[in-house]
Context: one part of a larger RNA
């Protein structure tokens, strides 16, 4: 390479958008590149292969033949793909009518806790662990009531509910703005599916400038533990955590399961609709998401099972024995930290 695979054994890209490109519904006058069929050329000879024959055999050699599964160029076919005229609604999408949501941005707002801060009662304790000790308190603290102030986060409601491509997303209002999903079938007419590159978006942390700083908390410092204790516990405490502009581009970014389509038992919960039927609020078709169990299959087993890991199909991406190695080396890329491509020597 062929092959044969990516849930857990190497392997699905973080996730989206979209260009080359691949791949593509039904009905059609017509071409005839692909495809099929013949014909002719032409595919040196040796070789290999079937027969025949020569040397006592054999190897060896002679001879016919097939074979050279390929090109060119001509005659035809027209089922399929192409290419093309016309057209169609079933894909896709548009409208018209309702739905439901923590989808995203902005601004404005709310109470609870918590810390400081003033003040009032009011005394020698408090606080903290397994136990104590640092450490706060007679300059009056813990606890209690009033007030003030800040900055973070939003109990209950709350749910294997919901929403978003994914990373996320929850106090309320208000304003802008994406999807989505029912129901009608009015419009377009295949306008579709994947997508190498491109491009966007991307949780902590992290940088980098300006602000903020109440809890919490790396480093740090102290007090304990221990044989030690550069931890684990205790008291303190700075980046940081929050905001505003820009970077960075990682994650067990997981469903460890790439998208899209179509098929294939059912049972039983939710979560948004629509149509019935029955109205005492149940049942009963249906569409979409979300579990759990399960039958044929699938599985190397575990387990998946209409939210496939079943059975096709179309496109991407990946994998190829362990270390060395999310590594050197170059290259983009970034202020950095590093990131992203990514070897071999050498072992086993």
């Nucleotide at each position: 390479c062929u092959g044969g695979g990516c849930g857990u054994a190497a392997a699905g890209g973080g996730c989206u958008u979209g260009u080359a490109g691949g791949u593509g519904g039904c009905c059609u006058a017509u071409c005839a590149a692909g495809u099929c069929a013949g014909g002719u050329g032409u595919g040196a000879a040796a070789u290999c292969a079937u027969c025949c024959c020569g040397c006592u055999u054999a190897a060896c050699g002679g001879g016919a033949u097939a074979a050279u599964u390929g090109c060119a160029u001509u005659u035809g076919a027209u089922a399929c793909u192409g290419a093309a005229u016309g057209g169609c609604u079933u894909g896709a999408g548009u409208g018209c009518a309702g739905g439901a949501a923590g989808g995203g941005a902005a601004a404005c707002u709310g109470g609870a806790a918590u810390u400081u801060c003033c003040g009032g009662u009011g005394u020698a304790g408090c606080g903290g662990u397994g136990a104590a000790a640092u450490g706060c308190g007679u300059a009056g603290a813990u606890a209690u009531c009033g007030g003030a102030a800040a900055g973070a986060a939003c109990a209950c409601c709350a749910g294997u509910g919901g929403c978003g491509a994914a990373g996320g997303c929850g106090g309320g209002u208000u304003u802008c703005u994406g999807g989505c999903c029912u129901g009608c079938a009015a419009c377009u007419g295949a306008c579709a599916c994947u997508g190498a590159g491109g491009a966007g978006c991307g949780a902590a942390a992290g940088c980098u400038a300006g602000g903020g700083g109440a809890g919490c908390a790396a480093a740090c410092a102290g007090g304990a533990u221990u044989a030690g204790a550069u931890a684990c516990c205790c008291u303190g405490g700075u980046a940081g955590u929050c905001c505003u502009a820009g970077c960075c581009u990682u994650a067990a970014a997981c469903u460890a399961u790439g998208c899209a389509c179509a098929u294939u038992a059912g049972g039983u919960g939710u979560g948004a609709g629509a149509g019935g039927a029955u109205u005492a609020u149940u049942c009963c078709u249906u569409u979409c998401g979300u579990g759990c169990c399960g039958a044929c299959g699938c599985u190397a087993a575990c387990g998946c099972a209409u939210u496939a890991a079943a059975u096709g199909u179309g496109c991407c991406g990946c994998c190829u024995g362990g270390g060395a190695a999310c590594u050197a080396c170059g290259a983009u890329c970034g202020c950095a930290a590093g990131a992203u491509u990514g070897a071999a020597a050498c072992u086993c």
A computed fold for a 348-nucleotide part of an RNA from a metagenome, annotated as small-subunit ribosomal RNA, central domain. RNAcentral holds the full RNA, with entries from SILVA. The prediction has a mean pLDDT of 88. Its Rfam family is "Bacterial small subunit ribosomal RNA". Gene Ontology terms of the family: ribosome and structural constituent of ribosome.